Model confidence (mean pLDDT): 88 of 100. This is a predicted structure of a 529-nucleotide part of an RNA (small-subunit ribosomal RNA, 5' domain) from a metagenome.

Context: one part of a larger RNA
RNA sequence: GAGCGAACGUUGGCGGCGCGCUUAACACAUGCAAGUCGAACGCGAACAGGUCUUCGGAUCUAAGUAGAGUGGCGCACGGGUGAGUAACACGUGAAUAAUCUACCCUUUGGCCUGGGAUAACAUUUCGAAAGAGAUGCUAAUACCGGAUAAGACCACUAAGUGAGAAAAGCUGGGGACCCGAAAGGGCCUGGCACCAGGGGAUGAGUUCGCGGCCUAUCAGCUUGUUGGCGGGGUAAUGGCCCACCAAGGCAACGACGGGUAGCUGGUCUGAGAGGAUGAUCAGCCACACUGGAACUGAGACACGGUCCAGACUCCUACGGGAGGCAGCAGUGGGGAAUUUUGCGCAAUGGGCGAAAGCCUGACGCAGCGACGCCGCGUGUACGAUGAAGGCCUUUGGGUCGUAAAGUACUGUCAACUGAGACGAAAGCUAGCCGUUUAAUAGAUGGUUAGUGUGACGGUAUCAGUGGAGGAAGCGCCGGCUAACUCUGUGCCAGCAGCCGCGGUAAUACAGAGGGCGCAAACGUUGCUC
Numbered sequence: 001g002a003g004c005g006a007a008c009g010u011u012g013g014c015g016g017c018g019c020g021c022u023u024a025a026c027a028c029a030u031g032c033a034a035g036u037c038g039a040a041c042g043c044g045a046a047c048a049g050g051u052c053u054u055c056g057g058a059u060c061u062a063a064g065u066a067g068a069g070u071g072g073c074g075c076a077c078g079g080g081u082g083a084g085u086a087a088c089a090c091g092u093g094a095a096u097a098a099u100c101u102a103c104c105c106u107u108u109g110g111c112c113u114g115g116g117a118u119a120a121c122a123u124u125u126c127g128a129a130a131g132a133g134a135u136g137c138u139a140a141u142a143c144c145g146g147a148u149a150a151g152a153c154c155a156c157u158a159a160g161u162g163a164g165a166a167a168a169g170c171u172g173g174g175g176a177c178c179c180g181a182a183a184g185g186g187c188c189u190g191g192c193a194c195c196a197g198g199g200g201a202u203g204a205g206u207u208c209g210c211g212g213c214c215u216a217u218c219a220g221c222u223u224g225u226u227g228g229c230g231g232g233g234u235a236a237u238g239g240c241c242c243a244c245c246a247a248g249g250c251a252a253c254g255a256c257g258g259g260u261a262g263c264u265g266g267u268c269u270g271a272g273a274g275g276a277u278g279a280u281c282a283g284c285c286a287c288a289c290u291g292g293a294a295c296u297g298a299g300a301c302a303c304g305g306u307c308c309a310g311a312c313u314c315c316u317a318c319g320g321g322a323g324g325c326a327g328c329a330g331u332g333g334g335g336a337a338u339u340u341u342g343c344g345c346a347a348u349g350g351g352c353g354a355a356a357g358c359c360u361g362a363c364g365c366a367g368c369g370a371c372g373c374c375g376c377g378u379g380u381a382c383g384a385u386g387a388a389g390g391c392c393u394u395u396g397g398g399u400c401g402u403a404a405a406g407u408a409c410u411g412u413c414a415a416c417u418g419a420g421a422c423g424a425a426a427g428c429u430a431g432c433c434g435u436u437u438a439a440u441a442g443a444u445g446g447u448u449a450g451u452g453u454g455a456c457g458g459u460a461u462c463a464g465u466g467g468a469g470g471a472a473g474c475g476c477c478g479g480c481u482a483a484c485u486c487u488g489u490g491c492c493a494g495c496a497g498c499c500g501c502g503g504u505a506a507u508a509c510a511g512a513g514g515g516c517g518c519a520a521a522c523g524u525u526g527c528u529c
Stems, first nucleotide, its partner, number of pairs: 001529004006525005013376006019369002021334001026332003030329003035073003040070002043067001048061005080287003090211007099204002104200007112146004121136006154162003169192006177186003213259003220250003225247004230242003262284004266277004289310005312323004340366001342365003348362001349360004379409004389400004413470001415465005423456001427451010473518005478499003484513005494501002
């Protein structure tokens, strides 16, 4: 000199864009943060209103609504934190002939025929509760048989044979034909699903080369250890695990041990080389009260899932139960120090759904904080009797100083009044033109018209009103280092980054006048180069 997620002191007008627990991975009251689908399925209220009534009630609407339950998909994303980790964790480059991949795209073939349950519900038992049990009823895209099936899997052969393995329906429309009294069904057709394969995309697993901390006052380390054979296990290689066999493997190019630490793109500094760093944003990893384990699933050994153990907190009828903010707010605590228990799903993105839509503390916004960067303002022009006053003085004067007053203007910002956005694309309805189809149904694509959605927000912005009115401080002035005098003090009180000032004329202390520097900031402290 530059920088900072800063803090502290004094001061403080406005706006834009960012940033905001670096400490206790300490403990957490309360609310919210993951649901959705009735176009998979069976059930199914009440409030309220109408009618009738023997005043008990019945019945219709509400409504096949709310609501649980079965089932599907999602909950492995998104969000947080940095504890652990010196490791193939990360970065980079390779390998996978040793692998998997839901949803999505593309492609091939299929979607036949049967069955038994079970929740919800009803009745009931135990329990303070959490909850658990018994009996009975019922549905499905839940579950289970049978059939069929290849270029998938397996076996044997070698290019053929054999064995076993699958599925589910829902919904829109319809002219002819068939069944039916009708409703409806068959049948035809569109869409979404379903099953088994091939290919792709995306995501993930695993392996290897190289690279990036300190310590030798850590020198030897290792027995599943190193390799082989055979098995088990996995999506998959492998001592990953096991039996047997061999006795290996690593290390001064630092093994083993100890300390510290998430890694990177980047960030800061520097002419560079380098040094320091890893907040915000982005990629990867790890963790979710502590430790351990598996289940489900395409994917987890799963933050707001399960089980076991532990510590802690809470409830209890003492028998037993409940909980996990390193999600967003917020509380206590710690600390020099870090915000609102706000608004909205309008946009973007995500989950579910055919869609309308629902959910979304992701996100978009607002609030608080000069924490940072940037921009603007606190007025402009004229104005000498160089006013008054302060300070200095050689008492002549000098200086603050065109500064003020005064005169003439301007109107940014703030205040008030009025107008007032972009961010909106979609969606829905109708018409037209295509595609599909037997079809002018339906579905779907495009287009046109109408309708229509904004948290921010009556915000940005614009116009108007009045009038200089409401808006300047902080540090320094001995040298380094820009800026000097007076008074007080008298090695005292004090200053100080270094050198050093102060013991009676102190430009170095304190005050004043003046000056210098920066400016909504200025200084101090801490840390990095």